Overview:
RNAcentral holds the sequence, with entries from MGnify. A computed fold for a 62-nucleotide RNA from uncultured Acidicapsa sp., annotated as nadA riboswitch. The coordinates come from a structure-prediction model, not an experiment, and the mean pLDDT is 84. Rfam family: nadA riboswitch. The family's RNA type in Rfam is small RNA. On this family, see Chen et al., Nucleic Acids Res 2020: "Structural distinctions between NAD+ riboswitch domains 1 and 2 determine differential folding and ligand binding".
RNA sequence: GGUUGCAACAUCCCCGUGGGUUGGGCUGAGCCUAAAGGCCUGGCAGCGAAUCCACUGCAGCC
Repeated sequence: GGUUGCAACAUCCCCGUGGGUUGGGCUGAGCCUAAAGGCCUGGCAGCGAAUCCACUGCAGCC
């Protein structure tokens, strides 16, 4: 360096880092509606959902 499997490290467990995609959650503006509600467009976050890319680290193999 390539490749495979992983996250030990964590103030119970789970959770390596960053960035996307899909789909949720909370929330603001606007529009439609008699209402219920719907549409649209921003914002927020340990979103205990899935997935992709790059990287860190661990253990093998070449």